[in-house]
A computed fold for a 378-nucleotide RNA from a Fibrobacteria bacterium, annotated as Bacterial RNase P class A.
Lineage of the source: Bacteria > Pseudomonadati > Fibrobacterota > Fibrobacteria.
The gene name in the source record is rnpB.
The model forms 94% of the base pairs in the Rfam consensus.
The RNAcentral record of the sequence draws on ENA.
Model confidence (mean pLDDT): 80 of 100.
Rfam family: Bacterial RNase P class A. Rfam links the family to the GO terms ribonuclease P activity, dimeric ribonuclease P complex and tRNA processing.
RNA sequence: GAGGGGGGCCGGAUGGCCGCUGGAGAGAUCCAGAGGAACUUCCGGGCACCGCAGGGCAGGAUGCCAGCUAACGGCUGGGCGCGGCAACGCGACGGAAAGUGCAACAGAGAAGAGACCGCCGAUGGGCCGAAAGGCCACAGGCAAGGGUGAAACGGUGGAGUAAGAGCCCACCGCUUUCCUGGCAACAGGGAAGGCAAGGCAAACCCCAUCCGGUGCAAGGCGAACAGUGGACGGCCCGAGAGGGCACAGGAGCGGCCCGCUCCCGGUUCCACGGGUAGCCGCUCGAGGCCGUCGGCGACGACGGUCCCAGAUGGAUGGCCAUCGGUUUCCCGUCAAACGGAAACGCCACAGAACCCGGGGUACAGGCCCCCCUCCGUG
Repeated sequence: GAGGGGGGCCGGAUGGCCGCUGGAGAGAUCCAGAGGAACUUCCGGGCACCGCAGGGCAGGAUGCCAGCUAACGGCUGGGCGCGGCAACGCGACGGAAAGUGCAACAGAGAAGAGACCGCCGAUGGGCCGAAAGGCCACAGGCAAGGGUGAAACGGUGGAGUAAGAGCCCACCGCUUUCCUGGCAACAGGGAAGGCAAGGCAAACCCCAUCCGGUGCAAGGCGAACAGUGGACGGCCCGAGAGGGCACAGGAGCGGCCCGCUCCCGGUUCCACGGGUAGCCGCUCGAGGCCGUCGGCGACGACGGUCCCAGAUGGAUGGCCAUCGGUUUCCCGUCAAACGGAAACGCCACAGAACCCGGGGUACAGGCCCCCCUCCGUG
C1' cells in the first nucleotide's frame, strides 16, 4: 500500500422569537424535558391481583459441557462438526442396537435390498477335435466395474479366485472394553472383535430440565351537582343513641273507624347516579458515571459521586440566523485549496406511556481500536 476479519462509539452545534408538559415560587420568574434503538412485543424477571400452586394429566418451551445472572430461549469461556490460506464465522449439537412412520423423481433394487449393463462359466451340459485343448453361454456363480439417485448395505491397497466377495491380510473408519489427561463436554493411547447397529426426531415418539393464570385498562382510595326512589311530620327529656306523653298537616275513596292513594313540608337523612369523575400506583432503579480489587471472560465486591421526562385526546414542537458534516458537476490547478451550481443540493431510522435484563430489526453520514493474508521498501 491492497484486500479482508472482529469490536466499540457518535449520530448535528450555538443563539434569537413564538409555544407545550412537569416541578419550585405569593409573584416576577427560574429549573428540567425522548432513543440507540424509545421501534418490534420474540423471550426472561420485578411489581400487582386472582389464588395457595404439594403431586399428577394435558399443553408449551428448551436440549454438547462448565460458568455468569434476579431470571432467560440471553451472555461468557470451552468441546465437537462444517466453511475460510488466515484473522474469524456458522451450527435445535440428547436418543435411530424402544416402537410407529417417511424417502418425490430417477433407478433392476430404498433396508437384512438388488442382476439393468457387465464379469465368470472352475463344476455339470452341448458342439468341434485323435489328443492337448478350443468354442457356446443352457444350468449356474459374482455385488469387483458401469449406470440411477440426496442416499445403493464400511473405505483404500494387496493376497486370493473361474470370476468375485472381510473370504483372508495391512492401514483408516466402526463397536466393545481398559488406561491416561480434563470438574465436564471431550481428547490421546492400548487390547479385543471382521463389521453387526444405513438416513430422517425444525415426523410422531422416548428421555432430561423448566413453566399456575392474567397484565398498570394490574391494582388501591374514592367524591360533588342534576335527576330518580325511599324514610321522616306534635310536645317534653337527653350531648347522642334513645326514652316518655299525646294520637297528630291537607285532599280523595258518600258520612264515621280502619285501610289505601295523591299532595305539601326541609340548605333534613338514606340509597341509586357510580366504584363514575378525580387522586394514587408513577418513577430512586437488579439506576448512571468514576476509581480500586478479584476473575481469561460474562460478571462480582468495595469506595466515591450524581438525580436524570412522567404526559393521559396524551407535552418534548415550529420559524429564522450562523456554524458544522457530506455527494455530484462546473471553474481552477501539476495536484490541491478557494469559489459557484445542484428543490435553502442533501443531513437518516425513528419517537417514551409501570419498570428493568436480553434477542431481533431499521438507520444519511462519520470516528476510533485490535487482528489476519499478500505485495513493496528499510